[in-house]
């Protein structure tokens, strides 16, 4: 010098998921952010079950192998693509590189949607390429 692992701060990253006040703690309150339900108007226009809805960027569609059917309804695994999201450390556009594209709830019901009503504030993680523009700041003179 180069990779890798570990431990401690600090800073950060994906998410709403954070701060504040009380308590010995456990736990409660409030603020802030998130998300559901739920009028008129509008919109839709019965029933349909192998229903329908919901949180979320996570959706559609090809091959493939199995399970199931019996020939194409659905599961799950592998793979390529696509809608869609993240990161590269103030903002804003550009170009470039990298990566996700799962998981879960509700239970026969839910369009929007004032008032009003409820519900959450977990988990996981560790990037640091350029270019050009506005703003703001620090130091020297």
């Nucleotide at each position: 010098c180069u990779a890798g692992g570990c431990a401690a701060u600090a800073c950060g990253c994906c998410g709403a998921a954070c701060c504040u006040c009380u308590g010995c703690a456990a736990a409660g309150a409030g603020g802030a952010c998130g998300g559901g339900g739920g009028a008129a108007c509008c919109a839709c226009c019965a029933a349909a079950g192998a229903g329908g809805g919901g949180u979320g960027a996570a959706u559609u569609u090809c091959u493939u192998c199995g399970a199931g059917c019996u020939g194409g309804a659905u599961c799950g695994g592998a793979g390529a693509a696509c809608a869609g999201g993240g990161u590269g450390a103030g903002c804003c556009u550009u170009c470039c590189a990298c990566c996700c594209u799962a998981a879960c709830c509700c239970g026969u019901u839910a369009g929007c949607u004032a008032a009003c009503c409820c519900c959450g504030u977990a988990g996981g993680c560790g990037u640091c390429g350029a270019a050009g523009g506005a703003u703001c700041g620090g130091c020297g003179a």
Predicted 3D model of a 141-nucleotide RNA (c-di-AMP riboswitch aptamer (ydaO/yuaA leader)) from a Chloroflexota bacterium. The coordinates come from a structure-prediction model, not an experiment, and the mean pLDDT is 77. The sequence was found by an Rfam model in a public genome assembly. Its Rfam family is "c-di-AMP riboswitch aptamer (ydaO/yuaA leader)". Rfam's curators write: This family represents a conserved RNA structure found upstream of the ydaO and yuaA genes in Bacillus subtilis and related genes in other bacteria. NCBI's taxonomy places the organism under Bacteria, Bacillati, Chloroflexota.